A computed fold for a 75-nucleotide RNA from a Deltaproteobacteria bacterium, annotated as c-di-GMP-I riboswitch aptamer. The sequence was found by an Rfam model in a public genome assembly. Lineage of the source: Bacteria > Pseudomonadati > Myxococcota > Myxococcia.

């Protein structure tokens, strides 16, 4: 620097569920709120699952892999 991740340490994000709010829907925003996460931060590229008026056009990055970036520093 790489792999690796500890009952360190600083700090982070935030399921379900309510409450607004947008969407025909997946499901997004905000806000309380924690079950959980060392990439649970970003990307729909490959599967995957999901919506919709279904040749098509969406969602879901917290379902698996890939990329890319990155705080900390014990074994």
């Nucleotide at each position: 620097c790489c792999c690796c991740g500890a009952u360190a340490a600083a700090g982070g994000c935030a399921a379900a569920c309510c409450g607004g709010u947008g969407g025909c829907g997946a499901c997004g925003c905000c806000g309380g709120g924690a079950c959980g996460c060392a990439a649970u931060g970003c990307c729909a590229c490959g599967g995957g699952u999901c919506u919709c008026u279904a040749c098509g056009a969406g969602a879901c990055a917290g379902c698996c892999g890939g990329g890319c970036u990155a705080c900390c520093g014990a074994a």